[in-house]
C1' cells in the first nucleotide's frame, strides 16, 4: 500500500425508536347485568356444586343502567440508533372464567434459535379490534440518510441504482506487495 473478517470501538440520520409515571376527557354504551309485563316451554358456554313446571334458555316492551381492555391530548423520566417492528418454532411466570369453584378452556407472554423490513408520513387493500381509534403486513407514491455512479479537473444542483451484517471516524490480527 492492497486483500480477508459479522474484529473492536465511538458517532450520524429526525415530527428518530421503545419503555414508564401523573392528570384528563372521549369512546366503549343507552352495550353487559338488574327489575317488572308478556311470549316461550328445558335448560342455564367443558366438568362439579348450586339452581329451574313455584316456569330455564331466548325473545318483545318499559324502567334503570356499568365496567375492563385499548386509544388520543399534555407535562415529564429512563435506555437506544435492529433502535424498533414482524413471521415462524420453543415457552418460564402469571391473569380471567359465565350464580359459587374449577381447568384440557381464554387470554398475557419472560428467555432462547431463526427468517424478513435503512427511517418518516400519506393512499389502497387484508387481519386484530367495538371503532372511519390505534396497531401490524403488502403494493403503489412523496420526503429523507448513507454508498455507487454520472455530471466532473474539484464542487453544487440534478439524475440513474442500491439499502443497516449497511455508511463515517480511530484501531486491532493475519496474508502479500
Nucleotide at each position: 500500500c492492497g486483500a480477508u473478517g459479522a474484529g473492536a470501538u465511538a458517532g450520524a440520520g429526525g415530527c428518530g425508536c421503545a419503555a414508564u409515571u401523573u392528570a384528563a376527557a372521549a369512546u366503549g354504551a343507552g352495550u353487559a347485568g338488574c327489575a317488572u309485563a308478556u311470549u316461550g316451554g328445558a335448560g342455564u358456554g367443558g366438568c362439579c356444586c348450586a339452581u329451574g313446571a313455584u316456569g330455564a334458555a331466548g325473545a318483545u316492551a318499559u324502567g334503570u343502567g356499568a365496567a375492563a381492555g385499548g386509544g388520543u391530548u399534555a407535562a415529564g423520566u429512563u435506555g437506544c440508533c435492529g433502535a424498533a417492528g414482524u413471521g415462524a418454532a420453543u415457552g418460564a411466570a402469571g391473569a380471567c372464567u359465565a350464580g359459587g369453584g374449577u381447568a384440557u378452556g381464554u387470554c398475557u407472554g419472560a428467555c432462547u434459535u431463526u427468517g424478513c423490513u435503512g427511517g418518516u408520513a400519506g393512499u389502497u387493500a387484508g387481519c386484530u379490534g367495538a371503532a372511519c381509534a390505534a396497531g401490524u403486513u403488502a403494493a403503489c407514491u412523496a420526503c429523507u440518510g448513507u454508498c455507487a455512479u454520472g455530471g466532473a479537473a474539484a464542487a453544487a444542483a440534478c439524475g440513474u441504482g442500491a439499502u443497516g451484517a449497511g455508511c463515517u471516524g480511530u484501531u486491532g490480527a493475519u496474508c502479500g506487495a